[in-house]
Context: one part of a larger RNA
Molecule: small-subunit ribosomal RNA, central domain
Organism: uncultured prokaryote
RNA sequence: CUGGGCUUAAAGGGUGCGUAGGCGGCUUGGUAAGUCGGGUGUGAAAUCCCUCAGCCCAACUGAGGAAUUGCGCCCGAUACUGUCAGGCUUGAGGGAGACAGGGGUGAGCGGAACUGAUGGUGGAGCGGUGAAAUGCGUUGAUAUUAUCAGGAACACCGGUGGCGAAAGCGGCUCACUGGGUCUCUUCUGACGCUGAGGCACGAAAGCUAGGGUAGCGAACGGGAUUAGAUACCCCGGUAGUCCUAGCUGUAAACGAUGAGCACUUGGCUGGGGAUCCUCCCAUAGGUUCCCGGCCGGAGCGAAAGUGUUAAGUGCUCCGCCUGGGGAGUAUGGUCGCAAGGCUGAAACUC
Numbered sequence: 001c002u003g004g005g006c007u008u009a010a011a012g013g014g015u016g017c018g019u020a021g022g023c024g025g026c027u028u029g030g031u032a033a034g035u036c037g038g039g040u041g042u043g044a045a046a047u048c049c050c051u052c053a054g055c056c057c058a059a060c061u062g063a064g065g066a067a068u069u070g071c072g073c074c075c076g077a078u079a080c081u082g083u084c085a086g087g088c089u090u091g092a093g094g095g096a097g098a099c100a101g102g103g104g105u106g107a108g109c110g111g112a113a114c115u116g117a118u119g120g121u122g123g124a125g126c127g128g129u130g131a132a133a134u135g136c137g138u139u140g141a142u143a144u145u146a147u148c149a150g151g152a153a154c155a156c157c158g159g160u161g162g163c164g165a166a167a168g169c170g171g172c173u174c175a176c177u178g179g180g181u182c183u184c185u186u187c188u189g190a191c192g193c194u195g196a197g198g199c200a201c202g203a204a205a206g207c208u209a210g211g212g213u214a215g216c217g218a219a220c221g222g223g224a225u226u227a228g229a230u231a232c233c234c235c236g237g238u239a240g241u242c243c244u245a246g247c248u249g250u251a252a253a254c255g256a257u258g259a260g261c262a263c264u265u266g267g268c269u270g271g272g273g274a275u276c277c278u279c280c281c282a283u284a285g286g287u288u289c290c291c292g293g294c295c296g297g298a299g300c301g302a303a304a305g306u307g308u309u310a311a312g313u314g315c316u317c318c319g320c321c322u323g324g325g326g327a328g329u330a331u332g333g334u335c336g337c338a339a340g341g342c343u344g345a346a347a348c349u350c
Stems, first nucleotide, its partner, number of pairs: 004321003007304002012318001014201004021194003025088007033081002035077008049065006091191001092188003095184005103177007110154001114150008125136002162169002206247006215241002220236004258317006266295011299306002323350003332343004
């Protein structure tokens, strides 16, 4: 190379946009590059293969043929691919009308709770635990009440529900803004799919600078428990958690299931549209498109399971795997302020 695979055995890139490349709808004509046929030249000899011949045979040797699967040139074929020119509308996109939504960014506002401060009432405990103690409290705590301040998060609604490419998104209002669905079938006319590199986004923790800090809370201090207790439990508590600007670029970044297109029995159900029927209304029923689930048929699967949201049947493109350990280590390169990230072996051993 051929070949086999990637939900759970090794293996889908965290996600998107997109360059090169690969692949690409229906139809007419030209061309004849790929493709196919014929001819011709060349493809040294020896070797290999076939048929004969010479040494008694064989090895060996000689003769003739075949082969040399290749390449050049000439003539021809035109279905498919390519290419050039033209056409089409079903793929894709635009337009018009309507709709749903925690999609994003910024600003403003709100109530509950919590903590603190101040004043009132009150007067001995409170708190905490398995039980305690540390802790707080007559300089008046806990409790209760009034006022003020602050920061963070938004109960109920809330859902098997919605939106987003993923990460993720939830009080209310406004401004700006991205995407989606349905209907009309009005326009463009293959403008498409995938995507090595590349670029962008990317939870939490962490880093830099400046702010902020109510609660919670790594580290740390104390009290318990215990043989010990660098823990689990309790009392405190710094970084952090929050905001602004920048960096980091990783996760069980999971559906452990890449993207796109087509096809293949069903039942139930939630969300968003359009439409039909019924005299009217729709909370009844039917049709259809999109999205989210549950159960199951064939098929598939080692099984668990999956099953029109495929792990079924096919096609296109990308990524990845090749026994366990050594090891995501060493080394080199590259990125980063650092932490570290990406790329990534071997000896040896079983």